The prediction has a mean pLDDT of 75. This is a predicted structure of a 149-nucleotide RNA (c-di-AMP riboswitch aptamer (ydaO/yuaA leader)) from a soil metagenome.

RNA sequence: AGCCGAAUCCCUGUCGGUCGUCGACGGGGAGCGGGGGAACCACUUGGGGUGCUUCGGCACCUCGGGGGCGAAUCGUCGCGAUACGCGACAUAGCGCUAGCUCUUUCUGCGCGAGCCCGUCAGCUAACCCCGCAGGCAUACGAAGGAGAA
Repeated sequence: AGCCGAAUCCCUGUCGGUCGUCGACGGGGAGCGGGGGAACCACUUGGGGUGCUUCGGCACCUCGGGGGCGAAUCGUCGCGAUACGCGACAUAGCGCUAGCUCUUUCUGCGCGAGCCCGUCAGCUAACCCCGCAGGCAUACGAAGGAGAA
């Protein structure tokens, strides 16, 4: 000088301070990102038990669910094995280029996780709500296109 990612910038209050562009706890704005939420369209996912009932339905328990963020999804094999788990391979998909930004192809390398809601959410204008973290260290490869300076 950089990378993954939405996760950046600005203003401000109180308290503290080693008084530096500092620290803690808040508030606001811009920008970026995510969820809920009509009509139209689409879909037709609940079952059982108990209690109550104004007989429309409601509450609780249980079985099976369903959904969201993210590239991280569908598998095969092996080990262990009650379950769970571990490892390997492969895969949808994703990321990486040292004049700048975006983009195409080839080759090379890497990822292909984790977490959340809680029986409930399709799409969805208005409207409502939420986040702005965390983790890293570079292909010192090639061939193009567009733009800015």
The model forms 96% of the base pairs in the Rfam consensus.